[in-house]
Molecule: glmS glucosamine-6-phosphate activated ribozyme aptamer
Organism: Bacillota bacterium
RNA sequence: UCGGUUAAUCAAGCGCCUGGUCUUGGCUCAAGCCAAGUUGACGAGGUAGAGGUUUAUCGAAUUAUCGGCGGAUGCCUCUAGGCCUGCUACCGGUCUUGAGCCAGUCUUUAAAACUUGCAAGUGAUUGUAAGGCAAAGAGGCUGGUAGGUGGCUAA
Numbered sequence: 001u002c003g004g005u006u007a008a009u010c011a012a013g014c015g016c017c018u019g020g021u022c023u024u025g026g027c028u029c030a031a032g033c034c035a036a037g038u039u040g041a042c043g044a045g046g047u048a049g050a051g052g053u054u055u056a057u058c059g060a061a062u063u064a065u066c067g068g069c070g071g072a073u074g075c076c077u078c079u080a081g082g083c084c085u086g087c088u089a090c091c092g093g094u095c096u097u098g099a100g101c102c103a104g105u106c107u108u109u110a111a112a113a114c115u116u117g118c119a120a121g122u123g124a125u126u127g128u129a130a131g132g133c134a135a136a137g138a139g140g141c142u143g144g145u146a147g148g149u150g151g152c153u154a155a
Stems, first nucleotide, its partner, number of pairs: 014070004019066001020039001022037006042059003048079006080096005086152006100145009114131007
């Protein structure tokens, strides 16, 4: 250094790089070629179980955050569960354990980019300190609104 085995830790704008951007060096009349390196998603939010599936939510950004591969809390089906009726069975709808939908209102630690510095590197760039800027979603409260067919029970 490589391979195998075992254990622990680490993630979902998460991980990776052979295309490309960019940098350095060399070659070349030139166009370009070769080698090495660098970059390749900024946070918020999201998981009942199983299977399937792929361009799986929201905004920020001087938009290569291009392109590709893998994965993923999305979506679909089934199972289980909550709600729609005082209880209960089936069907239907809707959601996921704080478990229906709609509206209003309040709450919620954004981070990069950027600015000003510091450190490493020939450089692209990398790390870091201070400053500083969302939307969706979720929760509280208020209002509106949501079954069918049976059985039981109370008034």